[in-house]
Predicted 3D model of a 75-nucleotide RNA (transfer RNA) from a Candidatus Woesearchaeota archaeon.
RNA sequence: GCUCCUGUGGUGUAGCCCGGUCAAGCAUUGAGCCCUCUCGAGGCUCAGACGCGAGUUCAAAUCUCGCCAGGAGCA
Numbered sequence: 001g002c003u004c005c006u007g008u009g010g011u012g013u014a015g016c017c018c019g020g021u022c023a024a025g026c027a028u029u030g031a032g033c034c035c036u037c038u039c040g041a042g043g044c045u046c047a048g049a050c051g052c053g054a055g056u057u058c059a060a061a062u063c064u065c066g067c068c069a070g071g072a073g074c075a
Stems, first nucleotide, its partner, number of pairs: 001074007010028004020058001029047006051067005
């Protein structure tokens, strides 16, 4: 230098290929409450995320382009 893969709450992960609702789901974490003599366990509620920018579109986490970061291969 070229090609490919990955990037989603504090953490892990699904959704992307084939665009579509309402709150981007699940687990964990944190806060509050219930339960309990207390703790633990359990239950309920709430908080928190699409790497950055642009384009296409009525509509983008999803498609396209560029950039950034990590990784693999080739030279």

The organism belongs to Candidatus Woesearchaeota, within Archaea.